[in-house]
A computed fold for a 482-nucleotide part of an RNA from gamma proteobacterium symbiont of Rhabdoscelus lineaticollis, annotated as small-subunit ribosomal RNA, 3' major domain. The full RNA is in RNAcentral, with records from ENA and SILVA.
Context: one part of a larger RNA
RNA sequence: UGACGGGGGCCCGCACAAGCGGUGGAGCAUGUGGUUUAAUUCGAUACAACGCGAAGAACCUUACCUACUCUUGACAUUUAAAAGUAAUAAAAUAGAGAUAUUUUAGUAUCUGUUUACAGAAUCUUUUAAACAGGUGCUGCAUGGCUGUCGUCAGCUCGUGUUGUGAAAUGUUGGGUUAAGUCCCUUAACGAGCGCAACCCUUAUUCUUUAUUGCCAGCGUAAAGUCGGGAACUUUAAGAAAACUGCCAAUAUAAAAAAUUGGAGGAAGGUGAGGACGACGUCAAGUCAUCAUGGCCUUUAUGAGUAGGGCUACACACGUGCUACAAUGGUAUAUACAAAAAGAAGCAAAUUCGCGAGAAUGAGCAAAUCUAUAAAAUAUAUCACAGUCCGGAUUGGAGUCUGCAACUCGACUCCAUGAAGUAGGAAUCGCUAGUAAUCGUAAAUCAGAAUGUUACGGUGAAUAUGUUCUCGGGCCUUGUACA
Repeated sequence: UGACGGGGGCCCGCACAAGCGGUGGAGCAUGUGGUUUAAUUCGAUACAACGCGAAGAACCUUACCUACUCUUGACAUUUAAAAGUAAUAAAAUAGAGAUAUUUUAGUAUCUGUUUACAGAAUCUUUUAAACAGGUGCUGCAUGGCUGUCGUCAGCUCGUGUUGUGAAAUGUUGGGUUAAGUCCCUUAACGAGCGCAACCCUUAUUCUUUAUUGCCAGCGUAAAGUCGGGAACUUUAAGAAAACUGCCAAUAUAAAAAAUUGGAGGAAGGUGAGGACGACGUCAAGUCAUCAUGGCCUUUAUGAGUAGGGCUACACACGUGCUACAAUGGUAUAUACAAAAAGAAGCAAAUUCGCGAGAAUGAGCAAAUCUAUAAAAUAUAUCACAGUCCGGAUUGGAGUCUGCAACUCGACUCCAUGAAGUAGGAAUCGCUAGUAAUCGUAAAUCAGAAUGUUACGGUGAAUAUGUUCUCGGGCCUUGUACA
């Protein structure tokens, strides 16, 4: 100087407390462990692995297993030699296919020369050689990228000064802040990386812009449908606006920074949210995104094909979905979004089907066309029951996608109707348009979400506080530690 302490002091955080809703019990979905298997490919493993890589395993993907095949190779560059009916396309036979064999079409370019023939280039095949290939090993050889402490307030440097020196000072102290934020004091004076601000979205207003959007007044009318309008909403470019600026109080040796309250204001003390992550820590994660040193492999640890597996199932754990009902279920009627997507696409209306869907295909490369928002509201019914709750499981019949739904897809209809009556110890999230609850969309994608990422609707309770638990910051103290 650090590190550590079941030492001390100060401070912060959904850390506790105060509340609301869950998990842990049930069924199912999904990931993991274990077990099994020919294979159940590989990686991730306290927080910081476990709906994670995977924004989507029927084939493909695919890396695994079994079987059948190839060996200059599926892919790249080059050399040498030989052959050829150019390249290319199609068909037949054998086979699970890869592949093998055969046939047909095709007869091109340049030069000599001109039906032809010869040579060259191109291309194909064969042989040989350099080499290719490897999702093989090492993340403890690495780059790059990422997680974490942590959006925590810290981490340092120059000059000066102090000390024999390691070092110290600055960065401590008194206040204050979300903040090493700012003020005062001060052997320190300055500076850098961080903080904040600059960036994006959102909340208010103004100017401009008016089509595909809007409709107050005027006309028209079934309908912003049309004439028209440029006010309103909205669109998208610019501008304004918030700065403790103003007022009052508080504070101290004196002030300052600041704090509390108020006015005005759409917004008030960082207005709200996002992006942004200092020096470093964990030999943290990734050689399977990619790149790469070394090692290993080269008729195989490379390559192709078919089928299987990654979907197994006594069990254990994580994350979710659906419930156990009356603040509810069912039936009918009926209102109101935002954001996003659309051409091998989104698909209206009509007809058919109980339905999933089918037939047909108006419109739309979109502010123009494509969607029932749901919870909510109104009326009726059910009357506390394993029920008109709950929907697992199973049987039958179908729809759709796709060469193909057996292993192993989603959905529909009929029948069936498990467990479950609010969950032990324990444990998680959340402070406001948040929790809770309700639907909507997108990426991936032929098909396949209870996952993920977005979007809006309805919309709470509680916070007296810091004794305690956990994590962190600063100062100080002890040390058989470095």